Predicted 3D model of a 1391-nucleotide RNA (small-subunit ribosomal RNA) from an uncultured prokaryote. The RNAcentral record of the sequence draws on ENA. Its mean pLDDT, the model's own confidence on a scale to 100, is 85.
RNA sequence: GAGUUUGAUCCUGGCUCAGAUUGAACGCUGGCGGCAGGCCGAACACAUGCAAGUCGAGCGGCAGCGAACCCUUCGGGGAGGCGUCGAGCGGCGGACGGGUGAGUAAUGCAUGGGAAUCUGCCCGAUAGAGGGGGAUAGCCCGGGGAAACCCGGAUUAAUACCGCAUACACCCUACGGGGGAAAGCAGGGGAUCUUCGGACCUUGCGCUAUCGGAUGAGCCCAUGUCGGAUUAGCUAGUUGGUGAGGUAAGAGCUCACCAAGGCGACGAUCCGUAGCUGGUCUGAGAGGAUGAUCAGCCACACUGGGACUGAGACACGGCCCAGACUCCUACGGGAGGCAGCAGUGGGGAAUAUUGCACAAUGGGCGCAAGCCUGAUGCAGCCAUGCCGCGUGUGUGAAGAAGGCUUUCGGGUUGUAAAGCACUUUCAGUGGGGAGGAAGGCCAAUUGUUUAAUAUGCAAUUGGAUUGACGUUACCCACAGAAGAAGCACCGGCUAACUCCGUGCCGCAGCCGCGGUAAUACGGAGGGUGCAAGCGUUAAUCGGAAUUACUGGUCGUAAAGCUCACGUAGGCGGCUUUUUAAGCUAGAUGUGAAAGCCCUGGGCUCAACCUGGGAACUGCAUUUAGAACUGGAAGGCUAGAGUAUGGUAGAGGAGGUGGAAUUUCCGGUGUAGCGGUGAAAUGCGUAGAGAUCGGAAGGAACAUCAGUGGCGAAGGCGACCCCCUGGAUUGAUACUGACGCUGAGGUGCGAAAGCGUGGGGAGCAAACAGGAUUAGAUACCCUGGUAGUCCACGCCGUAAACGAUGAGAACUAGCCGUUGGUGUCCUUGAGACAUUAGUGGCGCAGCAAACGCGAUAAGUUCUCCGCCUGGGGAGUACGGCCGCAAGGUUAAAACUCAAAUGAAUUGACGGGGGCCCGCACAAGCGGUGGAGCAUGUGGUUUAAUUCGAUGCAACGCGAAGAACCUUACCUGGUCUUGACAUCCUGCGAAUAAUUUAGAGAUAGAUUAGUGCCUUCGGGAACGCAGUGACAGGUGCUGCAUGGCUGUCGUCAGCUCGUGUUGUGAAAUGUUGGGUUAAGUCCCGUAACGAGCGCAACCCUUGUCCUUAUUUGCCAGCACUUCGGGUGGGAACUUUAAGGAGACUGCCGGUGACAAACCGGAGGAAGGUGGGGACGACGUCAAGUCAUCAUGGCCCUUACGACCAGGGCUACACACGUGCUACAAUGGGGCGUACAGAGGGUUGCCAAGCCGCGAGGUGGAGCUAAUCCCAGAAAACGCUUCGUAGUCCGGAUUGGAGUCUGCAACUCGACUCCAUGAAGUCGGAAUCGCUAGUAAUCGCGAAUCAGAAUGUCGCGGUGAAUACGUUCCCGGGCCUUGUACACACCGCCCGUC
Repeated sequence: GAGUUUGAUCCUGGCUCAGAUUGAACGCUGGCGGCAGGCCGAACACAUGCAAGUCGAGCGGCAGCGAACCCUUCGGGGAGGCGUCGAGCGGCGGACGGGUGAGUAAUGCAUGGGAAUCUGCCCGAUAGAGGGGGAUAGCCCGGGGAAACCCGGAUUAAUACCGCAUACACCCUACGGGGGAAAGCAGGGGAUCUUCGGACCUUGCGCUAUCGGAUGAGCCCAUGUCGGAUUAGCUAGUUGGUGAGGUAAGAGCUCACCAAGGCGACGAUCCGUAGCUGGUCUGAGAGGAUGAUCAGCCACACUGGGACUGAGACACGGCCCAGACUCCUACGGGAGGCAGCAGUGGGGAAUAUUGCACAAUGGGCGCAAGCCUGAUGCAGCCAUGCCGCGUGUGUGAAGAAGGCUUUCGGGUUGUAAAGCACUUUCAGUGGGGAGGAAGGCCAAUUGUUUAAUAUGCAAUUGGAUUGACGUUACCCACAGAAGAAGCACCGGCUAACUCCGUGCCGCAGCCGCGGUAAUACGGAGGGUGCAAGCGUUAAUCGGAAUUACUGGUCGUAAAGCUCACGUAGGCGGCUUUUUAAGCUAGAUGUGAAAGCCCUGGGCUCAACCUGGGAACUGCAUUUAGAACUGGAAGGCUAGAGUAUGGUAGAGGAGGUGGAAUUUCCGGUGUAGCGGUGAAAUGCGUAGAGAUCGGAAGGAACAUCAGUGGCGAAGGCGACCCCCUGGAUUGAUACUGACGCUGAGGUGCGAAAGCGUGGGGAGCAAACAGGAUUAGAUACCCUGGUAGUCCACGCCGUAAACGAUGAGAACUAGCCGUUGGUGUCCUUGAGACAUUAGUGGCGCAGCAAACGCGAUAAGUUCUCCGCCUGGGGAGUACGGCCGCAAGGUUAAAACUCAAAUGAAUUGACGGGGGCCCGCACAAGCGGUGGAGCAUGUGGUUUAAUUCGAUGCAACGCGAAGAACCUUACCUGGUCUUGACAUCCUGCGAAUAAUUUAGAGAUAGAUUAGUGCCUUCGGGAACGCAGUGACAGGUGCUGCAUGGCUGUCGUCAGCUCGUGUUGUGAAAUGUUGGGUUAAGUCCCGUAACGAGCGCAACCCUUGUCCUUAUUUGCCAGCACUUCGGGUGGGAACUUUAAGGAGACUGCCGGUGACAAACCGGAGGAAGGUGGGGACGACGUCAAGUCAUCAUGGCCCUUACGACCAGGGCUACACACGUGCUACAAUGGGGCGUACAGAGGGUUGCCAAGCCGCGAGGUGGAGCUAAUCCCAGAAAACGCUUCGUAGUCCGGAUUGGAGUCUGCAACUCGACUCCAUGAAGUCGGAAUCGCUAGUAAUCGCGAAUCAGAAUGUCGCGGUGAAUACGUUCCCGGGCCUUGUACACACCGCCCGUC
C1' cells in the first nucleotide's frame, strides 16, 4: 500500500496478501563452472581404522632388520655395535590443536576499572656450575595367572635421586642471626699435563639462583544481561568483627569466640526457559527476532564424585572410587568410553567419503636431518545457497502443414518452423602448459664469533632436488547446431483468456468459485512470470502507528477506580550566592580480528579474496563551562494557609408537631360494598359500606418546589434550636512554598441481602385464591409473609452515569438563575461592575460523526487509573476477604472473519400527523344452496398433448377439438426426407383408366410432346442418385429479443449547474395554502430542465357554413296513397369545415396570491361524459407452443406420411356463468318504438309446402338503394290464484331437420311425450356513485356445422353517500430499528 464487516458511507478494529531472509525440507525438473555450506531433534548406542608423540647430541643397552668380518661338520655359531633402534630409565610434550552446547539466569558473558598473585618454553641482565654418595628399571634367573598382569632373587647407568661446600642478590627474622642451588652433552683445538681414555681451553646447546620484560592464567568491583507476583517474604556460615588456619594470591575460603545482622516492591526467594558475545536476518530508523558456518570467552567429555602429577588440569584419546551399559573369560577375574576424522545402527521431514597428502600454513619433539600431526591443504557426494556462462546467430511470408478457435470471412500459434547463410563459448577428442617452492641438502667464496684456517651464524655463487591437488588453471587445434528447459500461475488483490469436460464431485492465502453456457474445478490451445531452476510447506522481521521511546488511545467504538483522605514515589512559585550530580564542549585510553560501509588491488567479470580508511552511536579518566534541573545557604509574596466581621443553605446529629390511611370502642342507619375492559375471588343481616364522636399505633412529611440550594460521592425536603463540618464574601494583619497528584493503605459508600434485639399503620417479593389465555408458574383483581422503620454489627456492589479521574494556566461573545460585595443616581420589582455556583445558545478550535465549546470533548503542563478483534469469560483453578449470599484478583484450550460506533438511503411498525380510492359506511343487485354450461385441480387412461397457478391461473392461450386442427396414444409405412438451396442423370409438365390395400403407398396401361434459343443449350416441373444439409409444438422464459400482465391513470421518478457534508448523501422535491394532480401560488441556497399530470387526438352533447344521393319531405303539384313521382334544400340525417367553456363575468372567503363557495348567462360550468394514451421502476411475474433466437439434445428418428382413437373419461373439490325457484310473474291474443353491424364460396325477398326445425323457389343486392330483420322488455285485453303450481325446465323415450366424405365414441336445432332438483340459499364473499346499477332484446368475429363465452349496440331506467373511527390499498412529512433476500425480515430459549 491492497483485499475483507455495509444496500451504500465514514470511523474503530481484527484477519489476510504483496517484500526480504533461511544450516531448511517436500513436489516436478535438471547442461557446465567458480566460491561457500552440509545431524537444528537421540549430550542416543557404537563394529573397524586412524586422530600425540618425539629425543641415541641424557643413559644402560641390542629384541628385530640390513650391510660387512671370523669359524664352520654348511645345519649354523661367534665377534662387532656401523646404519638403524623394539622394550626400558630419563627429558619435553600429552592443559595446545580438534569436538559438542548437556548444564549454567550468574562461580557465566559483555563493557570499563582494580590489587593481594603465579607464569614452562621465549627475550634482556647479574652471578654460578666445586666435590661426593646410595639406589633402581631394563637385561638375566626363578615363580604365579586363561588373560590383564603380578611377585621374588642377582647385577647396572644417567641431564634419574640424595647430601656436603659456596651464594651479592633471594627467603625468614625477635634484627642478634638463620635457611636454601646446579648436569652434563656435542664439535674443535695452539701451548701444558696424561693412566692416552682424557684433563685443560674454547664454541654451541643444556643446567642453577635471582632481577626485569613479554605471553598466558587466577582473583575482586561497577553497570548491563529472558518470562512468571495465580511465587512476597528469604537467610544461621547466614551479615559483620577479633584471632588462628589455608591459598600462588584478597576473602566466612575454613574454624573458634563475639555481635544480630544481611537481602527484598528499583522485585529478594521460588518456578519455567536459555550457553554469552562480536555478529546474523529484517527494518527508513528506533526496534524486533536470532546466536549455524568464521572469531573471542565459558562449560562439558558414558553418569556422579575425588585427588595425583605438573609452570599450567582436578585433565576428551591420564589415574582412583561408585553407578548404568557393552565386550572377553578357563567363572577365579579382567577390558571399554567417537560431543576427534571417516564410518555403522537408531531417531527423524532432513544433512556427505570407513578418500589423498604432510607439497604448503601451523603445532609437538629434536643441534639438525627428520619423525608425528583426520590441525590443515586438497579431492569425493548433495542445485543446499550465492555468482557467472550456455542451450545458438542472422535471414526467411507460400504468413506452409499440424494444433486451437471461429461470427466460417478469418484469427492465432508465427519469423516461430522448414529452407538459406554463419558462429563454436561450454561439454567432447588430441596436444601444449604456468603459479602455488619459501626452504632444506652438497660444494665453493666472503664477512662475523674465536687464540684459531674448528664450530656456529649471515650473505653470495654453483649443483642435484622437494607438488597431495593434477589428465590443475590457462592456451592451441579438430568436428559439428551438433550434447544441453523447466516450473508455477492466468476471478480480484496480481502481470496474464478462450474452448471442451464436469454438474456442490473438486479448488482455496483472504474475499470466495462450482447446483448444465465455470476466464476460479480437470484437460487443451494461447498467454504471463521466473529460469537450471520453479513452486509448496515451515520459520523470522516487515507491512502492523496492531504495545505507539521515536509513535496510539479512554463521552457513544475496547478503555476513568463509586467517592474521598493520605504513605512511598513523581512533579513543583519569584530571587541572590555557591556547588558541579544531571547537562554541554575538548582531550586521552579503550571499544580484538573478521563482518557492514567507503576506496584501491587480484582471479577474463561476478560471487570470492586482499591493502587502506571510516565506523563501532559505548565505557572509563581528565580539563573547562554554569543557562536549565538537582544539592547547600539566604531573601520575597502572586500559590497555599491562619486570625477577624458578615451571608445563604433539604450538609450532619438530637428533640417536637399536625393532616391522612388502618385498626379498635360507641352512636345513627340498611343491603349491599369492593373491584374490573368485563367479571369473579373477597367483605357484609353475627349489621358491612356510608356517616358522627373517641382512642391506639406506625410510617411518610401535600401546597411552598424552581435545569432552586447543600454535600467528596452515596445522598439530603414538616417544625425547633442547645451540638457540629464545609462553602462564600469584605477589610486589614500574619506565616513564608507549608503545594499538586497519589501505587500499596485507610475511611465513606444507594437498594437488596445477612446476624442479634425491638417495632410493624400503609405498601409489599414469596405464597394463596379469582380472572385472562391454547397454556399463563405473568401482566389485571382480592388477600398476604419476609422486608420496608429503629439500635448495634456485617456485606461493599449498581446504567454507583455527565457512561466525561484530580489539580493548574490560557483562549470571542449573548441570554437566564442562586448567594455575596461595590459604584451610580432618576431610590426602583433600578442600572452598571465584580466574585462564587448553576443552566441555555454560540465563535475559533476539536471530533469518525453525533456533538463539545471558559462547568471543554479547545490549547498546554503534572500525577494516577485503565484498553489492545468477537465469543469462550469477568468464567475455571489458585490466593485474599465474607456468617452466608457472594465479592476481588484473573487465565487457557477451542472457535469465527468478523464483532462494534456514528451517520445515510430505503423498507417496515398491532409509532405519530395530513390526504386519497366503491376502501369502509349508506344503498341496489349478485355469488356461496339447485339443475345445467364451461374452465381447473384430482383421479383414471394406451393417450386423456402442452402451457397459465394468490390478488395479477381457472368461459385463460382457444375469435369456436366429429376428420382436419393435433402437438398425445395404438397400428401401418418412408429415410436427402412433407418443406429450402446446390450437383449429376433421365423425363415435358400433366391427365386418365385399372389392380391390391384401412389408407399412406405400390404395380400395370393409355393419352400427351409445350416455352425461350446464338441450335451448343437453357428455364419451369417431375422421377432417380450422391453428399452438403433439411426437419424437431424436443429442453432451458433462471441464457435472450419482442410482446404482455401487475402495482396504477397512483402522482410520482429524475437530471444539469450551484451550495452543504470527509463521505454515503442532502438541497431542489421540504415548509404555509390549494388541487383530481410534484395542479398552481407564496416562502426559500437554490436556479433551471426532463420523463410523468394536464392539454394536443378520437367519440358524444349545442349551433353555424358548405354539399344533397341511395337519405329527408315544411310548403307546391300528381298519385295506384307506398316520399311512390315531379319537385324542394327548409327540417332530420350524412360528412367536411368552423363556433362554443376560458374560473371569462358578478358577489363572498382567502394573504392584495393561487384557489374555493355561491350566482348570472348558456346546449354544456369548473377535467361536461366516454375512449385511446400507462413515468423511473418492481415481481429472475408470463410466454422458447405466435414469432425470432444463443446453447444443449434427436437424425432409418424426439423428423415425415396414413388409418383409428384421445384432448369430450368421472367417487370428488373449486372458479366463472346461464336458467330458475315465480303473481313487479307465467301463458294467450293484439299493438308500438332502436342502434350498431354483416353480406357474392355470400345475405337471401315475395310466393308455395311443412305444427316446426326446414324445404322449394328464385326477384333484389358488391349495399344510406336489396337482404339478414319479426327488436324485446314496454303497452292494451284476457287467463292462472300461492300450489312444487298453467312456476321451473334438467333428464329420458320416440320421430325428425340441417351442415358435412363422415354426427357411434362426440354436433346444433325441431316436434311429441316425460317433468328431476329447486320455495331466495351457512360461514364467507363480489360488482356498482348516473344514463351508472339493475333489466330487455339486437348484431358481429371465429365458423361447413357447432355459444349460456367474448366483443359491440341500443331500449327501459333507479337507490344511496351522515362521514373517515375502523378493514384493505396508496401518497407526503416525521419518528424508532440489531431489518437491506428489506417483517413472509431478523432472532432468543426449550425439546